[in-house]
Predicted 3D model of a 330-nucleotide part of an RNA (large-subunit ribosomal RNA, domain IV) from a Candidatus Woesearchaeota archaeon.
The organism belongs to Candidatus Woesearchaeota, within Archaea.
It matches the Rfam family "Archaeal large subunit ribosomal RNA".
Context: one part of a larger RNA
RNA sequence: UCUUUCUAAGGGAAUUCGGCAAAUUAGUCCUGUAUCCUUGGUAUGAGGGAUCCCUGCGGUUGUAUCUGUAUGGAUGCGAUUACAGGGCGCAGUGACAAGAGGGGUCCGACUGUUUAACAAAAACAUAACUGAUUGCCAGCCUGCAAAGGUGUGUAUAAUCAGUGACGUCUGCCCAGUGCCAGUACUUAAAAGUUUGUUUCAACGAGCCUAAGAGCUGGUAAACGGCGGGAAUAACUAUAAUUCUCUUAAGGUAGCGUAAUGCCUUGUCGUUUUAUUGACGACGUGCAUGAAAGGCGUAACGAGAUCCCUACUGUCCCUAGAAAGAGUCCC
Numbered sequence: 001u002c003u004u005u006c007u008a009a010g011g012g013a014a015u016u017c018g019g020c021a022a023a024u025u026a027g028u029c030c031u032g033u034a035u036c037c038u039u040g041g042u043a044u045g046a047g048g049g050a051u052c053c054c055u056g057c058g059g060u061u062g063u064a065u066c067u068g069u070a071u072g073g074a075u076g077c078g079a080u081u082a083c084a085g086g087g088c089g090c091a092g093u094g095a096c097a098a099g100a101g102g103g104g105u106c107c108g109a110c111u112g113u114u115u116a117a118c119a120a121a122a123a124c125a126u127a128a129c130u131g132a133u134u135g136c137c138a139g140c141c142u143g144c145a146a147a148g149g150u151g152u153g154u155a156u157a158a159u160c161a162g163u164g165a166c167g168u169c170u171g172c173c174c175a176g177u178g179c180c181a182g183u184a185c186u187u188a189a190a191a192g193u194u195u196g197u198u199u200c201a202a203c204g205a206g207c208c209u210a211a212g213a214g215c216u217g218g219u220a221a222a223c224g225g226c227g228g229g230a231a232u233a234a235c236u237a238u239a240a241u242u243c244u245c246u247u248a249a250g251g252u253a254g255c256g257u258a259a260u261g262c263c264u265u266g267u268c269g270u271u272u273u274a275u276u277g278a279c280g281a282c283g284u285g286c287a288u289g290a291a292a293g294g295c296g297u298a299a300c301g302a303g304a305u306c307c308c309u310a311c312u313g314u315c316c317c318u319a320g321a322a323a324g325a326g327u328c329c330c
Base pairs, nucleotide, nucleotide: 001325002324003323004322005321006320007319008318010316011315014314019311027051028050029049030048031047036041038165052087053086054085055084056083058081059080060079061078062077063076064075065074066073067072088092100309101308102307103306104305105304106303107301108300112124113123128163129162130161131160132159133158134157139150140149141148142147166296167295168294169293171226172225173224176223177222178219179218180217181216182215185214186213187212192207193206194205195204196203227245228244229243230242231241254288255285266282267281268280269279270278271277
């Protein structure tokens, strides 16, 4: 000096990206429990007290004995328990074992699953919701096929796709790209048929014609999309209102400086002595927005973030102790 462990007066997060690490708490009994809530929970909420030994006196109870008064009484040995008095120590769950707690916000409903060996999560899954295909020798999957699986199941089923408990909702656009349906008509291959070049062949012309395309409709919990410029109210500002260009339609309800906001440390308020933080508002949203779901949400979380109490060698500021390693000297 290092490794492991322990202890520190006073202060108590001043440390640090961040309370990382450590400390605090802890079992059981009694008491007492806010807020929110899907009324189930939250909850061991939080908070407070007790805990060992001896003795006394009760309760409940097992068993046995005694008692002529017995649905009783007394006593012995046990189990358990309430209360009280006393004793010892700094300390009685004395070691071991054994929750720190509270509040705000975000995300994901939850239990669960995952990158064996840098990621456990807000990712995946999930119940639930929606759409599509499918009437059974189904549809989908595997196989060249025979055949096999789903399934010895049958639409309350199977497969595929999206969203993701619950509550509340899910706006407008079918012009584009898909998908579905229809189609008097147009287009349209080969084959077939009729026919031409004196015959054959080759070649050409006409007719007929499937799917497809054109055409006509539907469909957005299909892929997707959801504007610009002017003017206007008796202070100013703003614009319910009007005009105009334009689109398939011009972003509705919500939410909003957000896990999304460039400008940005936006502005205001609360929190602090002081805050690029957090929370609550505002909305001009570079580039929010409704199942690539929007917004809420109790419970849950080795999730992200902020604050408070307690606690501490994280720090002020280091010191000491134990065991071991290593270096140097003899």